[in-house]
RNA sequence: AGAGUUUGAUCCUGGCUCAGAACGAACGCUGGCGGCAGGCCUAACACAUGCAAGUCGAACGAUAAACCACCUUCGGGUGGUGGACAGUGGCGCACGGGUGAGUAACGCGUGGGAACGUACCUUUUAGUACGGAACAACCAUUAGAAAUGAUGGCUAAUACCGUAUAGUCCCUCCGGGGUAAAGAUUUAUCGCUAAAAGAUCGGCCCGCGUCCAAUUAGCUAGUUGGUAAGGUAAUGGCUUACCAAGGCGACGAUUGGUAGCUGGUUUGAGAGGAUGAUCAGCCACACUGGAACUGAGACACGGUCCAGACUCCUACGGGAGGCAGCAGUGGGGAAUCUUGGACAAUGGGCGCAAGCCUGAUCCAGCCAUGCCGCGUGAGUGAUGAAGGCCCUAGGGUCGUAAAACUCUUUCGCCAGGGAUGAUAAUGACAGUACCUGGUAAAGAAACCCCGGCUAACUCCGUGCCAGCAGCCGCGGUAAUACGGAGGGGGUUAGCGUUGUUCGGAAUUACUGGGCGUAAAGCGUACGUAGGCGGAUUAGUAAGUUAGGGGUGAAAUCCCAGGGCUCAACCCUGGAACUGCCUCUAAAACUGCUAGUCUUGAGAUCGAGAGAGGUGAGUGGAAUUCCAAGUGUAGAGGUGAAAUUCGUAGAUAUUUGGAGGAACACCAGUGGCGAAGGCGGCUCACUGGCUCGAUACUGACGCUGAGGUACGAAAGUGUGGGGAGCAAACAGGAUUAGAUACCCUGGUAGUCCACACCGUAAACGAUGAAUGCCAGUCGUCGGGUUGCAUGCAAUUCGGUGACACACCUAACGGAUUAAGCAUUCCGCCUGGGGAGUACGGUCGCAAGAUUAAAACUCAAAGGAAUUGACGGGGGCCCGCACAAGCGGUGGAGCAUGUGGUUUAAUUCGAAGCAACGCGCAGAACCUUACCAACCCUUGACAUACUCGUCGUCGCUCCAGAGAUGGAGCUUUCAGCUAGGCUGGAACAUAGUGACAGGGGCUGCAUGGCUGUCGUCAGCUCGUGUCGUGAGAUGUUCGGUUAAGUCCGGCAACGAGCGCAACCCACAUCUUUAGUUGCCAGCAGGUUGUCGGGAACUCUAGAGAGACUGCCGGUGAUAAACCGGAGGAAGGUGGGGAUGACGUCAAGUCAUCAUGGCCCUUACGGGUUGGGCUACACACGUGCUACAAUGGCAGUGACAAUGGGUUAAUCCCAAAAAACUGUCUCAGUUCGGAUUGGGGUCUGCAACUCGACCCCAUGAAGUCGGAAUCGCUAGUAAUCGCGUAACAGCAUGACGCGGUGAAUACGUUCCCGGGCCUUGUACACACCGCCCGUCACACCAUGGGAGUUGGGUCUACCCGAAGGUGGUGCGCUAACCUUCGGGGGGCAAGCGGCCACGGUAGGAUCAGCGACUGGGGUGAAGUCGUAACAAGGUAACCGUA
Repeated sequence: AGAGUUUGAUCCUGGCUCAGAACGAACGCUGGCGGCAGGCCUAACACAUGCAAGUCGAACGAUAAACCACCUUCGGGUGGUGGACAGUGGCGCACGGGUGAGUAACGCGUGGGAACGUACCUUUUAGUACGGAACAACCAUUAGAAAUGAUGGCUAAUACCGUAUAGUCCCUCCGGGGUAAAGAUUUAUCGCUAAAAGAUCGGCCCGCGUCCAAUUAGCUAGUUGGUAAGGUAAUGGCUUACCAAGGCGACGAUUGGUAGCUGGUUUGAGAGGAUGAUCAGCCACACUGGAACUGAGACACGGUCCAGACUCCUACGGGAGGCAGCAGUGGGGAAUCUUGGACAAUGGGCGCAAGCCUGAUCCAGCCAUGCCGCGUGAGUGAUGAAGGCCCUAGGGUCGUAAAACUCUUUCGCCAGGGAUGAUAAUGACAGUACCUGGUAAAGAAACCCCGGCUAACUCCGUGCCAGCAGCCGCGGUAAUACGGAGGGGGUUAGCGUUGUUCGGAAUUACUGGGCGUAAAGCGUACGUAGGCGGAUUAGUAAGUUAGGGGUGAAAUCCCAGGGCUCAACCCUGGAACUGCCUCUAAAACUGCUAGUCUUGAGAUCGAGAGAGGUGAGUGGAAUUCCAAGUGUAGAGGUGAAAUUCGUAGAUAUUUGGAGGAACACCAGUGGCGAAGGCGGCUCACUGGCUCGAUACUGACGCUGAGGUACGAAAGUGUGGGGAGCAAACAGGAUUAGAUACCCUGGUAGUCCACACCGUAAACGAUGAAUGCCAGUCGUCGGGUUGCAUGCAAUUCGGUGACACACCUAACGGAUUAAGCAUUCCGCCUGGGGAGUACGGUCGCAAGAUUAAAACUCAAAGGAAUUGACGGGGGCCCGCACAAGCGGUGGAGCAUGUGGUUUAAUUCGAAGCAACGCGCAGAACCUUACCAACCCUUGACAUACUCGUCGUCGCUCCAGAGAUGGAGCUUUCAGCUAGGCUGGAACAUAGUGACAGGGGCUGCAUGGCUGUCGUCAGCUCGUGUCGUGAGAUGUUCGGUUAAGUCCGGCAACGAGCGCAACCCACAUCUUUAGUUGCCAGCAGGUUGUCGGGAACUCUAGAGAGACUGCCGGUGAUAAACCGGAGGAAGGUGGGGAUGACGUCAAGUCAUCAUGGCCCUUACGGGUUGGGCUACACACGUGCUACAAUGGCAGUGACAAUGGGUUAAUCCCAAAAAACUGUCUCAGUUCGGAUUGGGGUCUGCAACUCGACCCCAUGAAGUCGGAAUCGCUAGUAAUCGCGUAACAGCAUGACGCGGUGAAUACGUUCCCGGGCCUUGUACACACCGCCCGUCACACCAUGGGAGUUGGGUCUACCCGAAGGUGGUGCGCUAACCUUCGGGGGGCAAGCGGCCACGGUAGGAUCAGCGACUGGGGUGAAGUCGUAACAAGGUAACCGUA
């Protein structure tokens, strides 16, 4: 620091996702040790049990046990020491510890302030005198189950009370009045009272800061202020009475929701963002709500009272309780520990002290929860072992890894010693840390990943299945993406996943973004608040700047040093804490105050242009209607028609009249207006603008949240008006349908007046204002100057085109900015859901405005590029159409295909580009199919082993045959020659490797082929242009069959294609003349022979044609047109030749081949059958339907080719032509079909061959819609040959004979090429894509209602408690005149008030029959709305 993902590719916009860091975490797999930390984030849910706050006998009385002394009736009693359980009294319990429910607040943070309190502590001053009355404990009686009491009696004090005294104390009307104490002790001393200070801690007030929502805009009656009083430690409406009517609020009051705040933590470069565990400061709370008491301090976690809920005890009468203290339990939850030890240390309470208490604290236990450190060994070790995996079969890799040898002992284990923390003593931790010795490589490695992002690749399995996935996406038989394995990468006692936060994200932009077309400028103006504001002078000092002071707790972060062996961790010091307050100084800038100025703005005067607005009047043309005339059969309308009008007289035409609406030409990227918008003419009223002049005002300005006004069309209300047009509606057409487009009608409406609505693609998709920054050419309005009558120059204001700098993603903008700057306002933050729901406001309604969320997708989008496509355009070509000739489609037959049938009818080919195709030839074979019968190392290849002597060939028998059985029958060498031994090839038998497969996959492939298309295209190098994809070249003007050539040009060249080179044909020359030829010569009449080499012919080599020549056209080019010459003329005609590529085109059945499959069968052999079936459909052909003919006769000429060979020889013509006959008929046409008889081939012609003869003699009389071929030696027509083949052609491939017609032309159909244009297509129009309906699922709105929460208002009730007043009754201290009084207690009442209740309101949430739309889904249904002129241009608003 970036990366992936929208596209065929590109740039941009923009979202989504990833890599990093962090965590009080959880889960999965795994787990050796130690140190330091951390450990209920959920139910402020409920809690069993134990502990967490006591202490003081040096305040007091009484006193058990024990001990001592004395007395004793031996029962015990008295005194003392002693100190337990209790009690009075003092101090403490308001600290420490827990939790975060509440709280949006002076709660917290920070900085200030004045009207206060403060036990214990410190300092100072003074005092500590004299009296008195009780109450607990205790005793007795007594109630109760208990808790707890009741009554009577006794008693002490540092408990309580009175008197005295007192001051720098308090009150005061300034005269005065009021108020204190306590003692203990042997001393020392410790206490007590009053007062003044200090310190500490606390209460109160204020400035600033402190979350979200305006779909919360108004709130407030003690409310705001004053006076007086009360109250408090203290200020204050804190409370009360009276008076006034204030106070708060768009700088966000009130309301709702959420939340303890901070130091800090985490992330980040920072600014920021998120967060508030542990540690520290503050606050709040203690089962829930309320209340006070005591006290220095509480409205009190382990206190009290009341109410409520819950739990427990109960004898049912009544009581008890509060773990958000430490452990622990249940519950909740993904999830969070021991009912441990000790007061040894640090601290706290009490005490003179010893000491006691202390779940604060210090330690230990559990947990990989985190951070840090260590280990699981080290060295040597190649036959690169075994084994695994891969393999191109050679090898590679795991891998020096292992084994083996030599070492070491950190950690662990065993044993010995043994701290610091402590001071004289006291150690929970702990026999711990640490040290020493011993032991044996011994006890110690996992997790995730390996398609890209992102480091790391192979095999097997699976086969859109199982599965993976953070995003893109993998998986449909060769998966580096699933699962396993081998190997590799990363981290390591951990690793991964999930969750959350920040980052990346400049993706809320202060730093640091945008708004013409990507999301985004309000429809326009005026204007309030606010923001900003010209020149100059003086003052001031709020902002600003500089310096100083105070504060900014500690801890944390950072730096330096130090301590644990290091580190984490800890300690010390520094820096920092960017802040707030305050003092001083400066005065440039901003602000403020007071002056001055004229350039901004306004004003005055004089000119000017204009569809600017409102009202009134008026004009002609046209449409329609009415009346009348003329006139007759149609008119109208359309692509074509019909509905419609018309013989009751239309249309047409003439005249007259009525009425409404709109204003031709002028008319113009001309004018005016803020925008919407404004168009005949005249008048009246009226707004704004421009120019020129000026001796006026003196910043009066700009923008503008709310607000106000205007605001097309449609629409609404009321009343008019209504000619034309025309939603709705009706009819006619079109159509598969046609609720449309087209036609005929036609109502609202359109028009006017008044009142609403307030929206438009209200657009320049561009807010307003000001300044600055090259030009050129138009146009509108005004002025000035020059020369002199229309030009030039210049200036101000508008309105356009082009274009530089500059800007922009590009397109484009460019003085009328989208440039460079300033000010102010509005708006945007992925697509969909949705400008929708709910709520509010406005509206008569329609609806407008404001405006979400759940859910869902990984895109949606902008500009430009290359293609493809268009029922877009231009140019051009082709038997593409047209012009012609002949066919197919109808018949019969042949042949191929489909379908059907079958045991099998083997397989493939499927629009053109399958279908007389593979097949250049299925009776057996072929043959792959079917039935039956057989074989299993096999019919064929390689190799091995054993035995045999035969094998091959021939003959016979059984069998349908394969096959089985029997018989005869080798060779070479050596030797003892009978025969034996050895060898060779072949055969037979066996074994396991293997053979074999016309089995599958042409979508795994090679090769070959088809097609676009013999169309003229397809590309590259360098350069240039563009951010880039790309462009240029290759476009343009001509021309061509051609990207053929010429010219021009930021291009210059080149390659594959085109053309040419190749083959044969057409002419000539030359060479050569045999088996070919024969003109002349000689025999001869058969080129036969001699001879010839001329001709034909054959086959070698050459010539020839190149727009070369001439004329014209063209640009002086290329080229075209015409002509000459020539056998041939503009590519001479024909062939071969097929660019880059397209169609996953065809072929695994020509062949080859990966993978898969079969292996007594999917292999091999044999016989027979089938591929030849037959209701039917299609393609390709043959033969015909006849007289241009049939039949009969006569009858000439060919080429290719084959036969073993250059021509000998053989295979061999037809149509034509001539003669005769037939005479328009189903015929002397036509030949199918069938019967009979033969021939040939072949083992074999039944299924199933061809041909010949005789006989038979079907359909068919020129073929519907539609459709095919052909442009010259072509079509048409006539026959001939060849291959394969035993035989079999109407097929295929070739050959020659005879031999036409037509082409005006490119509008149209089809295909193609180039340029251009549009595009939402890129699998590329066989594209894309919209909506309803049907089905499933999801979230959501409405909904009769129903349930619950918090809250507000009114009223009722009124516990406890303070308070006010009364105070019958009761009453120790003081007073008393002895009666009583004062004071106190109790009680009743009033006021306040918690809980509770009633009624009503607004609000939030849950459920809800039914219902609305939305989203997502596989190959559903119906249409085809949009994208091309998308076939009616599309879109916006409205009905």
Small-subunit ribosomal RNA from an uncultured prokaryote, 1439 nucleotides, folded computationally. The coordinates come from a structure-prediction model, not an experiment, and the mean pLDDT is 84. Rfam family: Bacterial small subunit ribosomal RNA. Gene Ontology terms of the family: ribosome and structural constituent of ribosome.